Overview: This is a predicted structure of an 86-nucleotide RNA (c-di-GMP-I riboswitch aptamer) from Sulfurovum sp. The source organism's lineage runs through Bacteria, Campylobacterota, Epsilonproteobacteria, Sulfurovaceae and Sulfurovum.
[in-house]
RNA sequence: UAUUGAAAAAGCCUACCUUCGCGUAAGCGGAGUACGGAAAGAGAUGGAUCCUGCUCUAUCGUGUGCAGGAUGGCCACUCUGCCAAU
Numbered sequence: 001u002a003u004u005g006a007a008a009a010a011g012c013c014u015a016c017c018u019u020c021g022c023g024u025a026a027g028c029g030g031a032g033u034a035c036g037g038a039a040a041g042a043g044a045u046g047g048a049u050c051c052u053g054c055u056c057u058a059u060c061g062u063g064u065g066c067a068g069g070a071u072g073g074c075c076a077c078u079c080u081g082c083c084a085a086u
Base pairs, nucleotide, nucleotide: 002086003085004084005083012037013036017032018031019030020029021028022027035073041079042078043077045076046075047074049070050069051068052067053066054065056063
């Protein structure tokens, strides 16, 4: 350095739920909790999904398109990292 792994050791993060706050919303943040995770660290690059607004169609509705937003524990990708073995 690369690959593989999480047995050992040191650790780390944290789902659901409860509560407080932010946001029109999706959702986000603090505290508690811990389902789980070998990158469940970082990054919206490509998809997928979700929200908001506008638009086309339309009796209502559904669906299409565009713009903005969300999601990293949806999948992939990029960068970085502890330990061990080869």